[in-house]
Context: one part of a larger RNA
RNA sequence: GGACGGGGGCCCGCACAAGCGGUGGAUCAUGUGGUUUAAUUCGAAGCAACGCGAAGAACCUUACCUGGGUUUGACAUCCCACGAAUGCUGCAGAGAUGCAGAGGGCUCGCAAGAGACGUGGAGACAGGUGCUGCAUGGCUGUCGUCAGCUCGUGUUGUGAAAUGUUGGGUUAAGUCCCGCAACGAGCGCAACCCCUGUGUUUGGUUGCCAUCAUUUAAGGUGGGCACUCCAGACAGACUGCCGUCGUUAAGACGGAGGAAGGUGGGGAUGACGUCAAGUCCUCAUGGCCUUUAUAUCCAGGGCGACACACGUGAUACAAUGGUGGGAACAAAGGGCAGCGAAGUAGCGAUACGGAGCCAAUCCCAAAAAUCCCAUCUCAGUUCGGAUUGGAGUCUGCAACUCGACUCCAUGAAGUUGGAAUCGCUAGUAAUCGCGGAUCAGAACGCCGCCGUGAAUACGUUCCCGGGCCUUG
Numbered sequence: 001g002g003a004c005g006g007g008g009g010c011c012c013g014c015a016c017a018a019g020c021g022g023u024g025g026a027u028c029a030u031g032u033g034g035u036u037u038a039a040u041u042c043g044a045a046g047c048a049a050c051g052c053g054a055a056g057a058a059c060c061u062u063a064c065c066u067g068g069g070u071u072u073g074a075c076a077u078c079c080c081a082c083g084a085a086u087g088c089u090g091c092a093g094a095g096a097u098g099c100a101g102a103g104g105g106c107u108c109g110c111a112a113g114a115g116a117c118g119u120g121g122a123g124a125c126a127g128g129u130g131c132u133g134c135a136u137g138g139c140u141g142u143c144g145u146c147a148g149c150u151c152g153u154g155u156u157g158u159g160a161a162a163u164g165u166u167g168g169g170u171u172a173a174g175u176c177c178c179g180c181a182a183c184g185a186g187c188g189c190a191a192c193c194c195c196u197g198u199g200u201u202u203g204g205u206u207g208c209c210a211u212c213a214u215u216u217a218a219g220g221u222g223g224g225c226a227c228u229c230c231a232g233a234c235a236g237a238c239u240g241c242c243g244u245c246g247u248u249a250a251g252a253c254g255g256a257g258g259a260a261g262g263u264g265g266g267g268a269u270g271a272c273g274u275c276a277a278g279u280c281c282u283c284a285u286g287g288c289c290u291u292u293a294u295a296u297c298c299a300g301g302g303c304g305a306c307a308c309a310c311g312u313g314a315u316a317c318a319a320u321g322g323u324g325g326g327a328a329c330a331a332a333g334g335g336c337a338g339c340g341a342a343g344u345a346g347c348g349a350u351a352c353g354g355a356g357c358c359a360a361u362c363c364c365a366a367a368a369a370u371c372c373c374a375u376c377u378c379a380g381u382u383c384g385g386a387u388u389g390g391a392g393u394c395u396g397c398a399a400c401u402c403g404a405c406u407c408c409a410u411g412a413a414g415u416u417g418g419a420a421u422c423g424c425u426a427g428u429a430a431u432c433g434c435g436g437a438u439c440a441g442a443a444c445g446c447c448g449c450c451g452u453g454a455a456u457a458c459g460u461u462c463c464c465g466g467g468c469c470u471u472g
Base pairs, nucleotide, nucleotide: 004472005471007470008469009468010467011466012465013464015460016459019424020423021422022421023420026315027314028313029312030311031310032309033308034306035305042053043052064301065300066299067298068297069296070295073125077124078123079121080120081119082118083117088101089100090099091098092097106113107112127290128289130288131287132286136284137283138279139278140277141275143273148187149186150185151184152183153182154163155162156161167178168177169176193267194266195265196264198235199234200233201232202231203230204229207225208224212222213221214220238261241255242254243253244252245251317417321376322375323374324373325372326371327370333364334363335362338357339356343352344351345350383414388409389408390407391406392405393404394403430452431451433449434448435447436446
């Protein structure tokens, strides 16, 4: 100088408290451990591993296993020889592949040549998701969006170091003010950036009966940019104004005006560093190892196993509900190997159909909770939907291992969950549906979007984490 203390003081955070809803019990989905296995590929391990890498394992992916093949190789550059090459057909084979056949380009001085590709040969070399994240780069998590971390010069101290950065106030903030052997500065904080909330203006192939006309009654048409909206520019918020308190300060509290008030709300943004944190399986890379194999091609299997244990979720246990009928209101997205309307068939998944749309124009598209009417009447039920049997649809060479969905039948556990534990302070929690990425197909996960829309916060004694000063 740090770190630590069941030392002290001050302060903060959904940290506790006050509330609301969950997890822990059930079934299923998913990840992990364990076990099993020929293989169940590998990594991730308290918080900060466990719906994590994986924004999507039937083949492929795929790295694993079994079996069948290849050895200058699936891939790159170079040399020699031969043949244009690709593609097509037949046979064998699980396929990889092997054998056979037809067919055969450009330039041209007719000698030949060029480039691409194939076959054969020789090596140089290729290859490695093999090891080491404790050799590394890059990227990332975490403390933590916490308010800190430092430097120059000066001064103090023999020195390590200190001072500044401490003190009195104040702030979300090392934010600002005052004081002070310090005076300044840098990285952080804040602001500058994006979205959102109000208005003005510019512009109208969206919107409007606002106004006029017309109609097949649909803003459909003529017409018009007033409104809504879209997307550019600008304005607007600065403790600016008033009062009280405060040290005449920084600022705090209340008020006015205002769409918005004291950082308006949300995002992006992550200091010096910590954990030899994570990643050699994104990529790059040192070293080591391998080279007829730890490389590479193929078929099938596995990653999907199942006495069990844990994490994260979905659905429920019902009447604030289930079921049937009717009526209404979104936002944000996506669409050409695509979205696919109307119509027709089917109980349905879906099929036929093919209008329109490269999309403010067409489509996905039905929003659902909600409201109205009816019914059920507290039951393991008209709750709940697992499981199983049968019949199908779709994608795709191919759904046995191992896809999703539909219909009929079946109708399990479950009557609110022990100890314990998690999230959340407002358009939040809770609840309701919608879209997207990945993607042929395959979400209860993830990422976004709107609808409905609460309760509570006395307070900082205690638990956890953190900041400053001080003490041992």

This is a predicted structure of a 472-nucleotide part of an RNA (small-subunit ribosomal RNA, 3' major domain) from an uncultured bacterium. Its mean pLDDT, the model's own confidence on a scale to 100, is 86. RNAcentral holds the full RNA, with entries from ENA and SILVA.